[in-house]
RNA sequence: GCCGAAGUAGCUCAGCUGGUCAGAGCGCCUGCCUUGUAAGCAGGGGGUCUCGGGUUCGAAUCCCGACUUCGGCU
Numbered sequence: 001g002c003c004g005a006a007g008u009a010g011c012u013c014a015g016c017u018g019g020u021c022a023g024a025g026c027g028c029c030u031g032c033c034u035u036g037u038a039a040g041c042a043g044g045g046g047g048u049c050u051c052g053g054g055u056u057c058g059a060a061u062c063c064c065g066a067c068u069u070c071g072g073c074u
Base pairs, nucleotide, nucleotide: 001073002072003071004070005069006068007067010026011025012024013023019057028044029043030042031041032040050066051065052064053063054062
C1' cells in the first nucleotide's frame, strides 16, 4: 500500500428484510424474603447505536468518507 471482518448500556452480545417503544444476559440500585449474608422473587436506572455527510416520509439497518481494533496479502 491492497483486501476482508468488527465498532450498539459498565462488560459480553442480539437486532442488518428500513417503520413494531433500541433489546437480552451478567453487573449496578431499591424493595420483598432471611436472625444475618448468599441464593431466589419483584421493580428501577443506565444508550446521541464510533464520528461526519448523503438517500428516504422514515436509517442501528442502505450509500460515501474518516477514525479505532483484529486478520490476511505484498